Record summary
A computed fold for a 1449-nucleotide RNA from an uncultured prokaryote, annotated as small-subunit ribosomal RNA. The sequence is in RNAcentral, with records from ENA. Its mean pLDDT, the model's own confidence on a scale to 100, is 84.
[in-house]
């Protein structure tokens, strides 16, 4: 300290996930020891049984428990239900109690009357009581005394004790401190929602009172009418707070288990009594629920104490031990009690040690697995052979904790011995993040996944196994929290286009604010003092053999108060200034705003002339209007609505907006120049106004326009786009509405920070009088620093700073439900959540692509010739059919193709029959050398299988059946496979294209993909060449070099040639000759070289000489980088998969040749540029074993005659008949030949295909496969044309360029709406429940208030009446439960119903990206199966094209 994922790639921004760490943890595999810790997060759910608070006999009686009475039972322990609260933590305060402890003073005197135990009686089932009678006390009671204590009108008044024991102490009362607790009261802090904005009647505050230990509305009588609240009242959910814990560099977040303080609670709910302390966990009384007992009359009881139990739960231990220390009650003490607490069980729950052996050992052993079969690995690992003995295991000593007594722990820790590698390793992963690999399995199945994602026959991503990485007695998964997250940004983020600036102003509250000067010291700096509990965390030491753990010292706890000082800043407050705002005076400009008149043009209408057939309208059309006179034209007339020219990125306004002209009114701005106020600013939540278009309401007005509606084309449909007609609107007044791409997609305000150059409104100055200068405000373009992701802003910032407001946080649900708030509606506005994705976007790149531009080329079109398309037949193909019709090719670029040639063979297909190591290669054994050939028979379709006849009789040699060969028969490896996959693949081949492109190095720009070069001005056939230029240079391609014709020259001259000389059978036939044709080798020769013109003087073009050719002479070969997962496993080779008595091999016979039909290609024709006849020359390729001599070989054209426009003397299919030929074979299914027959066809519809000169058309030979079989293919040569103005326009390429939402790349992407599935959700008659309010009614228990006739022992009085004083009972008024009726609220469920996501090839369209085929989009209002269309106004987030300004050169 950062990674992965949006794209083809790239920067951004954005979300989403990933390595760390933690945990009171759960699961899963697995498991040896200690040592410290921890251990019901969930039901504050209910509990069987134990225990868990008692003491004191020195307070009393009494045998003794029991009792009376005193101290404690308020501490200890549990738990977190309420509680958002002075409840907690921090600092302060004042009106206060304090048992037990300390100090100090003073006192402890003198009486009395009951009671409880108990006795007796007696009532109940029990719990528990009644009554009689006695009876004590450190239980009650009176009297005395009062330093000092309380009240007081200041005169005075009140008020106490206990005593035991037996001489030492324990005790008592009263008073003052003191310490300890504890109670009260203040500041500051302490979760979330405003879809909770208003709450409060004892409220808020005063006077008197009660009341309490103490202040107070705490209670109460009157008074006033307050308090609180946006700095967030009330309300609603949530939640015990803190030290710390956990993380994090830190600020910060999450949290509050164990340990420590503090509140609360104790079955749920009141409610007091006692007592220093409670409103009391193991006390009390009532209510209520639940449980138990019961004889049915009545009782009893609370584990949120400690174990347990049962329930809930993923899930949390032992009905232990001892009081031995610690410590706490009670007691003088001994000493009792103590589930606080000290230990021990149980659990890998977590944190720390520790081991499961060490060192050696290569044949690198077996086995496993992998293999290119060689080997590698597992692996020094093992085994062997040496050694130790931690830890557990036996066995023995034996602790500290208590320095006298007591030891649960414990025979425990630690010590010593003993034996022996012995008892002890596993979990998860190995596709990238993220350390680790292959085999073999499955084959979009099974599976696996944090995230990106694997799996559809070669998965490093499933399973499994071999190996590895990692961590280890634990590993992993899950869960949660924090990191990472600068993804809520205080530290430390944004708002032009990525979310994101309110539609604009004015203004309240608050926020913030100029210069100097005084004082204050609220905040600020400095220093001091108190606190900040302990524990944790840091640091240093120290103790357990180390650590984790403990113990000690320090620090440090960022904070609270407080005391002192300073005065610079800000704040508070005096004084003052002028430059910030702002008045006043002088001019100015303007579509600024309102109401008022008032103009001309022009549609349309209305009324008259003129005139006579059409108008109108469109891409053509048609609806429409016209002989009842339109359209045209002219003349008057009404009306309403809007204001051409000027007119400009021009003016004015906060925006929304505003244009004929005149007048009133009346708002801002600019500039000059004096004077004036003295910070008067500045922003601006809430709030308040204004605010395009649509729509809304009443009343008006309606010329033209035109949602809706209708009609008429267009389509497949057309609810549209185009036409023709319309009504709301549009227009005017009043009122609403309150929204728009209300845009600069850019909140307002100040200051600062290079220019240029337009324009609009002013002012100055200078002359040269219409210019230059220079100044002040708008308004534009360009452009430097600088900024920014990048486009791009750039003094009118998106720089650089300061203020203040507003708003944003992944995309989708959704700007939508709900709830409020406004509205007459329509809606506006505020504004989620479930659910669902891994992305959505943003600027730029390269690409493709566009019914985008632009420029070029091409038998691409056009000019033109001959064709297909129609017939008839040939051939291929689809389809049908069949046992099989064997397979493969499928727009161009499959279809006379693979096939240069299926009767059998071929032959892969079918049928039947036959063989199994095979038709064929190797390698083994055994035998044999009679191996082959050939005749003839028999079965049989053949293979075949059986018999025969003749001919033959393998080669070397060490003479050994020893080598090589052949042969037949074993049996095994393996042969075979025109079976599958061309999407596994080599190779080879089409195609775009013989198109001119394809790409590197170095630089250089750019963050970067890229870019430049390679564009651009010219030219080519060409990235071909010139010229520019931040690019110089270079490969492949182009072009040239090859080969072929075309002219010339040389060399050779037979099989070729014959000029001239001779012979001749008249045939170069002979002699001779190599001149010439020719043959085949070599050289020459064409370069825009030369001249003129053009162009920049280039490049290069056009035109001529000359030439045999001339501008690439003409043909050919030669196919760049890639494209089409193009084609071919049936040429061939080849991975993997299958078949092995068959999917292999062998034969016979059929099929490949079928035929309603449909397509491609050709062939002959239709005829007179023509048929027939008859004559009759001239090629040239090539073939034949050699042959330039022989053969193949007739050339067709072409010459004369005839035919004379007929379905013919055109055409010849077709079908009887008769041969011929090849061949084992000619039926199916072969070519010619002869004789007869004599179909269609009269020049071919939409449509469409070749070709630019020896080309097209015609014309005929040849060949190669081949027994035979061509109208196909490849070759050759005769005769021999037409046309191209030109580049608008189809079609396919090439550069540029631009718009893309497209990269699988337009054959792309992608919208809604139907129709099925599933999911959350929103209405919704009800409907069920919760908490919570308001009214009323009940009124338990209680303590107050009253009364108190029933009753009473203590004191007076006087023994009796009574009297002070108390008790029972009653009762006013509070008040818990409980009941009634209403509200608002929350939640659950609901028939039916709305949309919303998400889904696999479903359907209807084709709305959006290109100009997306109507340019998109916003806001509105109608309409419409749906994407949408239409009106109306607005945006550029529109392509082209002119056209205007503008700026650079």
């Nucleotide at each position: 300290a950062g990674a992965g994922u949006u794209u083809g790639a790239u920067c951004c921004u954005g979300g989403c996930u990933c390595a760390g760490a933690a945990c009171g943890a759960a699961c899963g595999c697995u498991g040896g020891c200690g040592g410290c810790a921890g251990g019901c997060u969930u039901a504050a759910c209910a509990c069987a049984u134990g225990c868990a608070a008692g003491u004191c006999g020195a307070a009393c009686g009494a045998u003794a428990u029991a009792g009376u009475g005193g101290c404690a039972g308020a501490c200890g322990g549990g738990u977190g239900a309420g509680u958002a609260a002075c409840g907690c933590g921090u600092g302060g305060a004042a009106a206060c109690g304090u048992g037990c402890c300390u100090u100090u003073c003073a006192c402890u005197a003198c009486g009395g009357a009951a009671u409880a135990g108990c006795u007796c009686u007696u009532g109940g089932a029990a719990a528990c009581g009644a009554g009689u009678g006695g009876u004590a006390a450190u239980a009650c009671c009176g009297u005395a005394u009062a330093c000092g204590c309380c009240c007081u009108c200041c005169g005075g008044g009140g008020g106490a004790a206990a005593g035991a024991u037996u001489u030492a102490u324990c005790g008592g009362u009263g008073a003052a401190a003191g310490a300890u607790c504890g109670g009260u009261c203040c500041g500051c802090g302490u979760u979330a929602g405003a879809u909770u904005a208003g709450c409060u009647a004892g409220u808020u505050g005063g006077u008197g009172g009660g009341g309490u230990a103490a202040u107070g509305g705490c209670c109460c009588a009157c008074c006033a009418a307050g308090g609180c609240g946006a700095c967030g009242a009330u309300c609603u959910a949530u939640a015990g707070c803190u030290g710390g814990u956990c993380u994090g560099a830190g600020a910060g977040g999450a949290u509050g288990a164990u340990c420590a303080g503090c509140c609360a609670c104790a079955c749920u709910g009141g409610g007091a009594c006692u007592g220093a302390g409670a409103c009391a966990c193991g006390g009390c009384c009532c209510a209520g629920a639940c449980u138990c007992c019961u004889a049915c009359g009545g009782g009893a009881g609370g584990c949120a104490g400690c174990a347990g139990u049962g329930g809930g739960g993923a899930a949390u231990a032992u009905u232990g031990g001892a009081c031995a220390a610690u410590g706490g009650g009670c007691g003088c003490a001994a000493g009792c009690c103590u589930g606080a607490u000290c230990c021990a069980g149980c659990c890998a729950u977590g944190c720390c040690g520790c081991g499961u052996g060490a060192a050696u050992g290569a044949u690198g052993a077996a086995g496993g697995c992998c293999u290119u079969a060689g080997g590698g690995u597992u692996g020094u690992a093992a085994a062997g052979a040496u050694c130790u003995u931690u830890c557990a295991a036996c066995g023995g000593u034996g602790a500290c904790g208590a320095u006298a007594a007591u030891g649960a722990c414990g025979g425990u820790a630690a010590c010593c011995g003993u034996a022996g590698a012995a008892g002890a390793a596993g979990c998860u992963c190995c596709g990238g993040c993220u350390a680790a690999c292959u085999u073999c399995g499955u084959g979009c199945c099974a599976g696996c996944a944090g995230c990106c994602g694997c799996g559809g026959u070669a998965a490093u991503a499933c399973g499994a196994a071999g190996g590895g990485a990692g961590c280890u007695a634990g590993c992993g998964u899950u869960g949660u929290u924090c990191g990472g997250a600068a993804u809520u940004a205080c530290u430390g983020g944004g708002c032009g286009u990525a979310a994101a600036g309110c539609g604009c102003a004015c203004g309240u509250a608050g926020g913030c604010g100029g210069g100097c000067u005084g004082a204050u010291a609220a905040g600020u700096u400095a220093g001091g003092g108190g606190u900040g509990a302990a524990a944790u965390c840091c640091c240093g030491g120290g103790g357990c053999u180390c650590a984790a753990c403990c113990c000690c010292g320090g620090a440090a706890c960022g904070g609270c108060c407080u005391c002192u000082a300073a005065a610079a800043c800000u704040g508070c407050u005096g004084g003052u200034c002028u430059u910030g705002a702002g008045u006043u005076c002088g001019a100015g400009a303007g579509a600024g705003g309102u109401g008022a008149g008032u103009g001309g043009a022009a549609u349309u209408c209305c009324g008259a002339g003129u005139g006579g057939a059409g108008a109108g309208g469109u891409g053509a059309a048609a609806u429409u209007c016209g002989u009842a006179g339109a359209u045209a034209u002219u003349c008057g007339g009404a009306g309403g609505a809007a204001c051409a020219c000027c007119a400009g990125u021009g003016g004015c306004g906060a925006a929304g907006g505003c244009g004929g002209c005149u007048c009133a009114c009346u708002g801002g701005c600019c500039u000059a120049u004096u004077a004036c106020u003295g910070a008067c600013g500045c922003u601006g939540a809430g709030g308040u106004g204004c605010g395009a278009a649509a729509g809304c309401g009443u009343g008006g007005g309606g010329a033209g326009c035109a949602a809706a509606c209708a009609g008429g084309a267009u389509u497949a449909g057309a609810u549209a786009c185009c036409c023709c007609g319309g009504u709301a609107g549009u227009c005017c007044a009043c009122g609403c509405c309150g929204u728009a791409a209300a845009c600069g997609a850019u909140g307002a305000a100040u200051g600062c920070c290079a220019g240029a150059c337009g324009u609009c409104a002013g002012c100055a100055a200078g002359c040269a009088u219409g210019c230059u200068u220079g100044u002040u405000g708008g308004u534009g373009u360009c452009a430097c620093a600088c900024c920014u992701a990048a486009c791009g802003g750039a003094u009118u910032a998106a720089g650089c700073a300061u203020u203040c407001c507003g708003c944003c946080u992944g995309g989708g649900g959704a700007g939508u439900a709900c709830g409020g708030u406004c509205g007459c509606a329509a809606g506006a506005u505020u504004a989620a959540a479930a659910c669902u994705c891994a992305a959505a976007g943003g600027a730029a790149u390269u690409g493709a692509c566009g019914g985008g531009g632009g420029c070029c080329c091409g038998c691409a079109c056009a000019a033109g010739c001959g064709g297909u398309g129609g017939a008839g037949c040939a051939u291929g193909u689809g389809g049908u059919u069949u046992a099989a019709u064997u397979c493969g090719a499928a727009g161009c670029a499959a279809c006379g193709c693979g096939c240069a040639g299926a009767a059998c063979c071929u032959u892969a297909c079918c049928a039947a029959c036959c063989c199994u190591u095979g038709a064929c290669a190797u390698a083994c054994c055994u035998a044999u050398c009679g191996a082959g050939g050939u005749u003839u028979c028999c079965a049989g379709a053949g293979a075949u299988g059986g018999a025969u006849u003749c001919c033959g009789u393998c080669a070397g040699u060490u003479c050994g059946g020893c080598u090589g060969g052949a042969u037949a028969g074993g049996a095994u490896a393996c042969a075979g496979g025109u079976g599958c996959u061309g999407c596994a693949u080599g190779g080879c081949u089409g195609u775009c294209g013989u198109c001119a492109g394809c790409u590197c190095g170095u630089g250089u720009c750019g963050u970067g993909a890229g870019a430049u070069g390679u564009u651009c001005g010219g030219u080519u056939a060409a990235g071909u060449c010139c010229g520019g230029c931040a690019a110089c240079g270079a490969g492949c391609g182009c072009a040239a070099c090859c080969c072929a014709c075309a002219u010339c020259c040389u060399u050779a001259g037979u099989u070729g040639c014959c000029a001239g000389c001779a012979g001749u059978u008249c045939g170069g036939c002979u002699g001779g000759g190599c001149a010439c044709u020719c043959u085949a080798g070599g050289g020459a020769a064409a370069c825009u070289g030369c001249c003129c013109g053009u162009g920049a003087u280039a490049a290069g073009c056009g035109g001529g000489a000359g030439g045999a050719a001339g501008g690439u002479g003409u043909g050919g070969a030669u196919g760049a980088c890639g494209u089409c997962a193009a084609g071919u496993c049936c040429u061939c080779a080849u991975g993997g998969c299958c078949c092995u008595u068959a999917c292999g091999g062998g034969u016979u016979g059929g099929g490949c040749u079928a035929c309603a039909c449909a397509c491609g290609u050709g062939c002959u024709a239709c005829a007179a540029u023509g048929g027939c006849a008859u004559c009759u020359a001239c090629a040239g390729u090539g073939a034949g074993u050699u042959a330039a001599u022989c053969u193949c070989c007739a050339a067709a054209a072409g010459a004369u005659g005839u035919c004379u426009c007929a379905g013919u003397u055109c055409g010849g299919a077709u079908u009887g008949g008769g041969g011929u030929c090849u061949g084992c074979a000619a039926c199916g299914c072969g070519a010619c030949c002869c004789c007869a027959u004599g179909a269609a066809g009269u020049c071919g519809g939409a449509a469409u295909c070749g070709c630019u000169a020896g080309u097209a058309a015609u014309c005929g030979c040849g060949u190669a496969u081949c027994a035979g079989c061509a109208u196909g293919a490849c070759g050759c040569g005769g005769u021999g044309a037409a046309u191209a103005c030109g580049u608008u326009c189809c079609c396919g390429g090439g550069c540029c360029u631009u718009g893309u939402a497209c990269a699988c790349a337009c054959c792309g992407c992608c919208c809604g709406u139907c129709a099925c599935a599933c999911c959350a959700u929103g209405g919704g008659a009800g409907u069920u429940g919760g908490g919570u309010c308001u009214a009323c009614c009940c009124g338990a228990a209680g303590g107050c208030c009253g009364u108190g006739c029933g009753c009473c022992a203590a004191c007076c009085u006087c023994u009796u009446c009574g009297g002070a004083g108390g008790c029972a009972g009653c009762u006013a008024g509070c008040c818990a439960c409980g009941g009634u009726a209403g509200g608002a609220u929350c939640a659950g469920u609901g028939a039916c119903u709305g949309g919303g996501g998400u889904g696999a090839a479903g359907u209807c369209g084709u709305a959006a990206c290109a100009a997306g085929g109507u340019a998109g989009c916003c806001g509105u209002a109608g309409g419409g199966g749906a994407a949408c269309c239409u009106g109306c106004g607005g945006c550029u987030g529109g392509a082209u094209c002119a056209c205007c300004u503008c700026c650079u050169u």